[in-house]
RNA sequence: GACGAACGCUGGCGGCGUGCCUAACACAUGCAAGUCGAGCGGAGUUAUCAUUAGCCUUGUGCUGAAGAUAACUUAGCGGCGGACGGGUGAGUAACGCGUGGGCAAUCUGCCCUCUGCAGGGGGAUAACACAGGGAAACCUGUGCUAAUACCGCAUAAUACUAUGUUGUGGCAUCAUGACAUAGUCAAAGAUUUAUCGGCAGAGGAUGAGCCCGCGUUGGAUUAGCUAGUUGGUGAGGUAACAGCUCACCAAGGCGACGAUCCAUAGCCGAACUGAGAGGUUGAUCGGCCACAUUGGGACUGAGACACGGCCCAGACUCCUACGGGAGGCAGCAGUGGGGAAUAUUGCACAAUGGGGGAAACCCUGAUGCAGCAACGCCGCGUGAAGGAAGACGGCCUUCGGGUUGUAAACUUCUUUGAUAAGGGACGAAAAUGACGGUACCUUAAGAACAAGCCACGGCUAACUACGUGCCAGCAGCCGCGGUAAUACGUAGGUGGCAAGCGUUGUCCGGAAUUACUGGGUGUAAAGGGCGUGUAGACGGGAAUGCAAGUCAGAUGUGAAAGCCCCAGGCUUAACCUGGGAAUUGCACCUGAAACUGUAGUUCUUGAGUGUCGGAGAGGAAAGCGGAAUUCCUAGUGUAGCGGUGAAAUGCGUAGAUAUUAGGAGGAACACCAGUGGCGAAGGCGGCUUUCUGGACGAUAACUGACGUUGAGGCGCGAAAGCGUGGGGAGCAAACAGGAUUAGAUACCCUGGUAGUCCACGCCGUAAACGAUGGAUACUAGGUGUAGGGGGUAUCGACCCCCCCUGUGCCGGCGUAAACACAAUAAGUAUCCCACCUGGGGAGUACGACCGCAAGGUUGAAACUCAAAGGAAUUGACGGGGGCCCGCACAAGCAGUGGAGUAUGUGGUUUAAUUCGAAGCAACGCGAAGAACCUUACCAGGGCUUGACAUCCCCUGAAUAUCUUAGAGAUAAGAGAAGCCCUACGGGGCAGGGAGACAGGUGGUGCAUGGUUGUCGUCAGCUCGUGUCGUGAGAUGUUGGGUUAAGUCCCGCAACGAGCGCAACCCCUGCCGUCAGUUGCCAUCAUUAAGUUGGGAACUCUGGCGGGACUGCCGGUGACAAAUCGGAGGAAGGUGGGGACGACGUCAAAUCAUCAUGCCCCUUACGUCCUGGGCUACACACGUACUACAAUGGCCACAACAGAGGGCAGCGAAGGAGUAAUCUGUAGCGAAUCCCCAAAAGUGGUCCCAGUUCGGAUUGUGGGCUGCAACUCGCCCACAUGAAGUCGGAAUUGCUAGUAAUGGCAGGUCAGCAUACUGCCGUGAAUACGUUCCCGGGCCUUGUACACACCGCCCGUCACACCAUGAGAGUUUGUAACACCCGAAGUCGGUAGUCUAACCGCAAGGAGGGCGCCGCCGAAGGUGGGACAGAUGAUUAGGGUG
Repeated sequence: GACGAACGCUGGCGGCGUGCCUAACACAUGCAAGUCGAGCGGAGUUAUCAUUAGCCUUGUGCUGAAGAUAACUUAGCGGCGGACGGGUGAGUAACGCGUGGGCAAUCUGCCCUCUGCAGGGGGAUAACACAGGGAAACCUGUGCUAAUACCGCAUAAUACUAUGUUGUGGCAUCAUGACAUAGUCAAAGAUUUAUCGGCAGAGGAUGAGCCCGCGUUGGAUUAGCUAGUUGGUGAGGUAACAGCUCACCAAGGCGACGAUCCAUAGCCGAACUGAGAGGUUGAUCGGCCACAUUGGGACUGAGACACGGCCCAGACUCCUACGGGAGGCAGCAGUGGGGAAUAUUGCACAAUGGGGGAAACCCUGAUGCAGCAACGCCGCGUGAAGGAAGACGGCCUUCGGGUUGUAAACUUCUUUGAUAAGGGACGAAAAUGACGGUACCUUAAGAACAAGCCACGGCUAACUACGUGCCAGCAGCCGCGGUAAUACGUAGGUGGCAAGCGUUGUCCGGAAUUACUGGGUGUAAAGGGCGUGUAGACGGGAAUGCAAGUCAGAUGUGAAAGCCCCAGGCUUAACCUGGGAAUUGCACCUGAAACUGUAGUUCUUGAGUGUCGGAGAGGAAAGCGGAAUUCCUAGUGUAGCGGUGAAAUGCGUAGAUAUUAGGAGGAACACCAGUGGCGAAGGCGGCUUUCUGGACGAUAACUGACGUUGAGGCGCGAAAGCGUGGGGAGCAAACAGGAUUAGAUACCCUGGUAGUCCACGCCGUAAACGAUGGAUACUAGGUGUAGGGGGUAUCGACCCCCCCUGUGCCGGCGUAAACACAAUAAGUAUCCCACCUGGGGAGUACGACCGCAAGGUUGAAACUCAAAGGAAUUGACGGGGGCCCGCACAAGCAGUGGAGUAUGUGGUUUAAUUCGAAGCAACGCGAAGAACCUUACCAGGGCUUGACAUCCCCUGAAUAUCUUAGAGAUAAGAGAAGCCCUACGGGGCAGGGAGACAGGUGGUGCAUGGUUGUCGUCAGCUCGUGUCGUGAGAUGUUGGGUUAAGUCCCGCAACGAGCGCAACCCCUGCCGUCAGUUGCCAUCAUUAAGUUGGGAACUCUGGCGGGACUGCCGGUGACAAAUCGGAGGAAGGUGGGGACGACGUCAAAUCAUCAUGCCCCUUACGUCCUGGGCUACACACGUACUACAAUGGCCACAACAGAGGGCAGCGAAGGAGUAAUCUGUAGCGAAUCCCCAAAAGUGGUCCCAGUUCGGAUUGUGGGCUGCAACUCGCCCACAUGAAGUCGGAAUUGCUAGUAAUGGCAGGUCAGCAUACUGCCGUGAAUACGUUCCCGGGCCUUGUACACACCGCCCGUCACACCAUGAGAGUUUGUAACACCCGAAGUCGGUAGUCUAACCGCAAGGAGGGCGCCGCCGAAGGUGGGACAGAUGAUUAGGGUG
């Protein structure tokens, strides 16, 4: 895009079309084929006429009979038509259809033209009457009668038959004329007097029959079929040819160019689609065919083997008196049934056409119309113009508004359709109109009666809100939905189409996705394992003939309709009409001769032969050889050997292994040896001989296209395997044992049988690979290698150059998706063969063929998925590689893990034990400090515009004190004082009130901002331009060096740049300078004391500077970067430390710091209060502290810090107390005063023990803070004195002023520090080195990973479902075959019987009917096979979950 459509929702009108696709299922009822009286005899009705009989009511009376005439009707005989028209598509793969021819092999009623004729006779029979039978259908007998019914006779030809003579033509039989002779055959009348009809012949037209060329679906898992079969002779038969039929003879005919069989199917013009070529279809309309309940058969006829005729058989239905009969909607309507689904038991012959008739006319479910159905196409309408307060309402909202939307309202206007009224056709030539009072026209009223469907994530035009929460649902593909869904449902809005819109189904297109036009096969699916060769296909140069292909012209045909173009008619269109073009085809005629073909001639370059020559693991057979393994014998010799990662099994004191000598036997041939050689492939390797194939080089003597490819066929064909017979050293499936392991039916070890070897025969497959079929020609080079030949130089050659053949590598054009290929093509062309068409199912099943078997060859489907796959890219990963780094390992030191305690976490418990953090990167974390508060939790008691903010109204207080009740919040009361600022508008503060609102540590860190952790202070991460690539991307950033560093240098299709690194910043280490108070004190004084005078040198403080840069020297390095060593220097190669954290990763952490979207609560999830809890305790883990002691404990003595803090503070001196602490107040907002005492150190003692170690736990008494230390603080004193004697597996930190160790200070804080953050003192050991563990960086490699190895993924088992195979069988059907029976009927025979026409004087005959017999023959029966389907306990594999 299309549809004979169906379904869902909706539905105003008209025109033109279309309408059982399924059950060729069954049919009630009505109709669909009759007509002619001018063919015929009757019968009937009516009228008239002239007769006649009866009756009386005597009349123009009534009733009847026979007759004549006229009109009408028509059962029968007869004629024509029922072979057309109408329906359906079952069958049919066929001369059925299409197309083009042929009939010298044919027929043709009615129609047209022409010629001629119609004389004279005969015998019957229906109807009818009578009789009879039957339920009926219907039948029988006797008698009468007519014809355009039937039958002789006459006449007759250009008819037919036979014979003869002769002409012309052709296509084999022959055709067509002329002449002669003989024989045979005809007729019908009617009538209104116009005509119509009859017979014979010739011709035409129309229709029909037969034959032929070409074309016409799928299957080879259908390969052989055929006995009237193929042909001949003769006969029969037909309108006609013919095995059409029969007798005889011969043995043919068809088939890989697809016979036979199976399945499916009416064919075509045309229709749909498509650019075309094609593909699909065969409704309506038209042509042909076939069929008419199923099967068979003939009759009649011009025509049938006959839809509305006949006979027979079968099935079914109906009637019946049970004896017997009737029927055929695939005609039009209609009914039932089937189905997703398809209409009225309508009107009319008015038109067109058909049948009959002389005609009038009759018949016509053909046809013309109407009805039903949006089933399709086409046209029209549902209003038009104006109209902004941009109304109301709806929806959304950032609350401002936006949108629906000029849409509505409103104003003005119009009336198509519908409605009402009036007029009123064409179609009809004289008359006649079903449609139809229809189309059409006029008038009237009034916007009045007339819009839906689908979609809105992308493809694909169109977006928001709410609801829902992987639910409900959507979905054509991709895919949506797990609490902010443009994808579900609804609403608003929007888009599209519109009386329709969507969905489903089918076909074509897109699909170059079966590729003729117009594809491929190295790796995506796809080259046969290899050769030989048949059919076939294709084929070298030259000239000649022919004309099959080819090309040109002409003729015929290619029906009409349809498509296309131009016109015309319905108001337009659809629709209809006319003309043209086209119909690409087929046939025939004429011509051309280039190409193909064909015939013969010729040529040598393709191909082959000959001669000469060399190379080779080419093949087959026979023989020979040495090394090695094993075994046997003997000797020497002794305890092991062997084997592995390590072992064990095994062998060995009965003497192994080792070693020496001899022997046996089998198999394989080291070195040479080489991307070397040979072969078609498989494959071939010691040496010699024999036989034998092929290739190559040189030569140019011979043949003269002999060629290439090759479906089938035939042959060869590794390994394994099979059969028979040998052989068997080594090796070695199976098997056994030992190990390994969770297991180990494996890898490893010790043994070991088939087999491996030989002969003969099978098998016929491999990653049989170059994953690359064969042949020929052409298309840059370079460089190896093997064989052969040639050239130059005087000879000669290992140099050099050239040619041919083979075999490699590199590479340009070109090709290719890329990788790559590239004269050995995957390039450019030609020819031939093979093969492919998404993945799985499956190289499976079934069938067939082959095989001894194993199995091989050929080779599906159901079902299922939306992918499977190739090449390349970037990452990530690897028990891949290379380089490098890091307290990563190693080397060390000290720890943790064991104890007690502290603290955090898990778990458990609880009314609550609030919440968060979860490997590293949660766990002395948020928390720099939970008794109340904090506090978020729990229990109880209260409040509800609220504890807090803004707005509005009223009031004027607020506040302080006291009393009472209460656990308190709070409530009640007493009572003192009593407003403030002002620009006079008001404002501040407090109380009361109403509502907007407050409030939430409620949820979501997976909606977010911000902040933070981590990889990681790792050296990386990117960009612009350029270049390369189809592209993803690459390059730069890789490489050679070097560095802590993508740090720097060099090189380079890159050149630059950015974020990172480094530096700039701070602290610290040295010096200078400036400044000297609260700091300092060398010199001079002074003092108890830098206390004071003084000093400005030193220390110190804190400002400003300097200093270090691989700068210098030497070595190394590439003349580089750099590195090593050295000098100088306080410091040396980043001096040490800090701050500083690239692109990004982890949906990392945090909604409980804060902020914030959405959701939720609102007399509570808010808020206030009291008490409790966060401090619980069988247990587990993390982090710390204190220890286990002598490098120590205790006692005593005494020196030196740094950095900090201090007014609700630090708090001196002095005093009290054993002490915590108290008292006391000086000083100090601090280089001034205070905290403040450092600890290590020195001396003494203890003597290795659960201790003079260790200090937990507990008791008593005190102190401090605080409203308050019970739950639940810290400290002191005395007493008590637990575990613990250095810690399993495992594991942490640290490379120098570091670890370790010692103390000090600070923040938090009323109080509370083993934690945290800082500070200084004392002060080590070790680093060979980078193999390994962990983490990281760069390059490279593999990848089936990309959520990225914590990846992906295979198979069994269990369960559910689905389709399929096998299966003892069972069952249904199809087409043949053999035999039996044999209806109707044609044909043939027959004289049983009957018999009008003709012959005959007659008897009788000819002819015919019936009967009987025979051949054939449908249905039926029996039988064994074949094929197809369904089903089947059980079973097998497959698919999906």